[in-house]
Parts: sequence; structure tokens; C1' cells
RNA sequence: GGCCCCUUAGUCUAGCGGUUAGGACGUCGCCCUCUCACGGCGAAGACAUGGGUUCAAUUCCCGUAGGGGUCACCA
Repeated sequence: GGCCCCUUAGUCUAGCGGUUAGGACGUCGCCCUCUCACGGCGAAGACAUGGGUUCAAUUCCCGUAGGGGUCACCA
């Protein structure tokens, strides 16, 4: 450098064009308990970025950025 794949809260992850973007851990509040832990209930918190297509994009297409794989170069 060519080609391919990935990017969703602090962490892990679901989603395959119309979802209030779901779940787990964690955080916060309340309940439970003599206290803590466990457990129960509730709350806050996310689509890397710029364009395009579309009535509508986290989802499809292109670029950029970051990461990974593979091939080539390394005279």
C1' cells in the first nucleotide's frame, strides 16, 4: 500500500429500514436487615464522525478516524 471485518452508556452485549434503542454488570435512590452482604422495586446513562439514498437510517451506500485479519513491499 491492496482487500476484508469491526466500532451502540464506565464494561460486556441485542438489534438486519418505522422500537419510548432491549438485556447483564456497575452507579444512584427506596424497601428488606440490628448492621453489611444477598434479595426486591425504581431511576439516570449509549448508536465513532462527515456526506448520500429514502417519506423515514443505529440499520443501506461512500468518505474519514480508530482497531483487527490477510496479502504484497521492506533492493
The RNA shown here (transfer RNA) has 75 nucleotides and comes from a Myxococcales bacterium. The prediction has a mean pLDDT of 83. Rfam family: tRNA. Rfam links the family to the GO term triplet codon-amino acid adaptor activity. NCBI's taxonomy places the organism under Bacteria, Pseudomonadati, Myxococcota, Myxococcia, Myxococcales.